[in-house]
C1' cells in the first nucleotide's frame, strides 16, 4: 500500500405542525367528548427450529416400545445452544467445515462398467514342477533323458472396468507365482513408558494380522424424553331452555295430611353455562390489532458541473445543484438457533509488494 480473515458496534440525527394507542389528573356541555401530563418495536419484534416458565389434562413404582440426542470436557433453569479443546478435511496463511459412537455382534445393500462388489472367485492371461498323454533318443534298468501338447492340475503377477478390486516399493525366490521369505514404508491389532481430567496425542516394542464401503438401511451400545397448549386456563354472568326445588293453582277428598298433574297463568329460588365482560397481562400492549405522516434544515450514499485548489498522472479536496437511509414491525413471558438486511464506525490477525 494492496489483498484477505474473524469479532463488535451502529441501523439515520435536531426542530416545528398534524395525528394514533394506554395511563393518570381535571373540565362540563356527560360523550365513541374536550384539554394537559407521561409511557409507546426490533437486532431480528420475523420462522415458529430447540429448551425453559406458566397453566389445565394424565400419572404408585418398575420394564418395554416410538421418538430424540450421539468425539470430550466445562456451562446453562433447560436445549440439538455456548465456550474451550481433540480428530478428520480445506486453505501459503489469519482461519474455515464436519449428521464425528459401533462395520472384528448379527442381517441387508453395493447402480452403471466389470471376469469378479466380499466365507472371494477366475474372463484374457502365465506355468508345465507333479500325475497322465504324445513323439524321438539310450537299450532292457520296466527305467532314465529330450521334445510336444495342456487332459488332471498349479497361479493369481500383467490386461481392462469402477466410487471402491482383497496393501505398496524393491530385492530374493519359484515351472510360473505369490507376503512365500526378508527390508523399508502404510494400515490394523496387541503390549510397555511418557504427556492429559478426558477425547486423544508422543516414542518404543511384538504380530505378516493386510480385515473394502454404507449405520442419512435395519440393527447394536450410552443417555434423555408423558399430553396439549394464553383460542392454556380461572372468576363474573344476560336472553332463552330446564331433567330441579318451593309458594299460589288443579285432580282425588266432608276437611287436613298425603299422593297425582302441570306442554297452561303468576312469582321466588336453584343449577349447568351461552352472548358479554374481567383476570391471566407486564414500566409498550389486544381490541381484527396505536407506536404514523409532512416540511425545514443537517449526515451518510450515489449523479452532474466550460466551477476554484493540490497533482506529471491516476485521482483527492472544496463549492453548487440534484438524490436519498436497507431488512422488517410485538401479541404470554423467557434463553437460543435460523433466517432477511442499503449503507456507516471500530478492533484483533494473515499473505504479498515496497520503504527504512
Nucleotide at each position: 500500500u494492496g489483498a484477505g480473515u474473524c469479532g463488535g458496534c451502529u441501523g439515520g440525527g435536531u426542530g416545528g405542525u398534524c395525528g394514533c394507542g394506554g395511563c393518570c389528573g381535571g373540565g362540563c356541555g356527560u360523550g365513541a367528548c374536550c384539554c394537559g401530563g407521561u409511557c409507546g418495536a426490533g437486532g431480528a419484534a420475523g420462522g415458529u427450529c430447540g429448551g425453559g416458565g406458566c397453566u389445565c389434562c394424565a400419572c404408585a413404582g418398575g420394564g418395554c416400545a416410538c421418538g430424540g440426542u450421539g468425539c470430550u470436557g466445562g456451562u446453562u433453569a433447560a436445549c440439538g445452544g455456548c465456550c474451550a479443546g481433540u480428530c478428520g478435511g480445506g486453505g501459503u496463511g489469519a482461519c474455515c467445515c464436519g449428521c464425528a459412537g459401533g462395520a472384528a455382534a448379527g442381517u441387508g445393500c453395493c447402480a452403471c462398467a466389470g471376469a469378479a462388489a466380499a466365507c472371494a472367485g477366475a474372463c484374457u492371461g502365465c506355468c508345465g514342477a507333479u500325475g497322465g498323454c504324445c513323439g524321438g533318443g539310450c537299450a532292457u534298468a520296466c527305467g532314465c533323458c529330450c521334445g510336444g501338447a495342456u487332459c488332471a492340475g498349479g497361479c493369481g503377477a500383467g490386461g481392462g472396468u469402477g466410487a471402491a478390486a482383497c496393501g505398496g516399493u524393491g530385492c530374493g525366490g519359484u515351472a510360473a507365482g505369490a507376503g512365500c521369505g526378508c527390508a523399508c514404508c502404510a494400515g490394523c491389532g496387541c503390549c510397555c513408558g511418557g504427556g492429559g481430567c478426558g477425547a486423544c496425542c508422543c516414542g518404543g516394542g511384538c504380530g505378516g494380522c493386510u480385515c473394502g464401503g454404507c449405520a442419512a438401511a435395519c440393527c447394536c451400545c450410552a443417555c434423555c424424553c408423558g399430553g396439549a397448549g394464553c383460542a392454556a386456563g380461572g372468576c363474573c354472568a344476560a336472553a332463552g331452555c330446564g331433567u330441579g326445588g318451593g309458594a299460589c293453582g288443579g285432580c282425588u277428598g266432608g276437611c287436613c295430611c298425603g299422593g297425582c298433574c302441570g306442554a297452561u297463568g303468576u312469582c321466588c329460588c336453584c343449577a349447568g353455562g351461552u352472548a358479554g365482560g374481567c383476570c391471566g397481562c407486564a414500566c409498550a400492549g389486544a381490541u381484527g390489532g396505536a407506536u404514523g405522516a409532512c416540511c425545514a434544515c443537517c449526515c451518510a450514499u450515489c449523479c452532474g458541473g466550460c466551477g476554484c485548489c493540490c497533482g506529471c498522472a491516476a485521482g483527492g479536496g472544496c463549492c453548487c445543484g440534484g438524490u436519498g437511509g436497507a431488512c422488517a414491525g410485538a401479541a404470554c413471558c423467557c434463553c437460543g438457533c435460523c433466517u432477511a438486511c442499503a449503507g456507516g464506525c471500530c478492533g484483533g490477525c494473515u499473505c504479498a509488494c515496497c520503504g527504512u
Predicted 3D model of a 356-nucleotide RNA (Bacterial RNase P class A) from an Acidimicrobiales bacterium.
Model confidence (mean pLDDT): 77 of 100.
The gene name in the source record is rnpB.
Its Rfam family is "Bacterial RNase P class A". It is annotated as a ribozyme.
The source organism's lineage runs through Bacteria, Bacillati, Actinomycetota, Acidimicrobiia and Acidimicrobiales.